[in-house]
């Protein structure tokens, strides 16, 4: 300087046009003499600005960022 791949909860991930979901963690309750482990239960999430559409995490464009690749 070209490419290509990604960026979703505090962390690691899924869903890929129609209400974003799991596990961890974190709050509360239950158990236990106490903590741990387990169980119920709640709280947070689509990188940023347009565009397309009834409707966009998803398609498109550009912007930031990483990671890789080739000069």
């Nucleotide at each position: 300087g070209c490419g290509a791949u990604c960026u979703u909860a505090g962390u690691u991930a899924a869903a890929u046009g129609g209400u974003a979901u799991a596990a961890u963690a974190c709050g509360g309750c239950c158990u236990u003499g106490c903590c741990a482990a387990g169980g119920c239960u709640g709280u947070g999430u689509c990188g940023c600005g347009g565009g397309u559409u009834c409707g966009a995490u998803u398609c498109c464009c550009g912007c930031a960022g990483a990671u890789c690749g080739c000069a």
The prediction has a mean pLDDT of 80. The RNA shown here (transfer RNA) has 71 nucleotides and comes from a Candidatus Woesearchaeota archaeon. Its Rfam family is "tRNA". Rfam describes the family as follows. Transfer RNA (tRNA) molecules are approximately 80 nucleotides in length. The RNAcentral record of the sequence draws on ENA.